Transfer RNA from a Patescibacteria group bacterium, 74 nucleotides, folded computationally. Model confidence (mean pLDDT): 81 of 100. Lineage of the source: Bacteria > Bacteria candidate phyla. RNAcentral holds the sequence, with entries from ENA.

[in-house]
RNA sequence: GUGCCUAUAGUUUAGUGGUAGAACAGCGGAUUGUGGUUCCGUGAGUCCGGGUUCGAUUCCCGGUAGGCACCCCA
Repeated sequence: GUGCCUAUAGUUUAGUGGUAGAACAGCGGAUUGUGGUUCCGUGAGUCCGGGUUCGAUUCCCGGUAGGCACCCCA
């Protein structure tokens, strides 16, 4: 340099056009002599910019970051 893949909550991730879910972690409460376990509740997210669409996490273009493969030598 070329091609391909990935980017969603603090972490691991689901979500193929119609109000973004789960688990763990955090916080509050119940339980407990205290802590843990268990149970109930709660906050928190679509990498950035543009386009298509009535509507975009999803489709298209560009960028950024990470990963994999390949190429280069006169």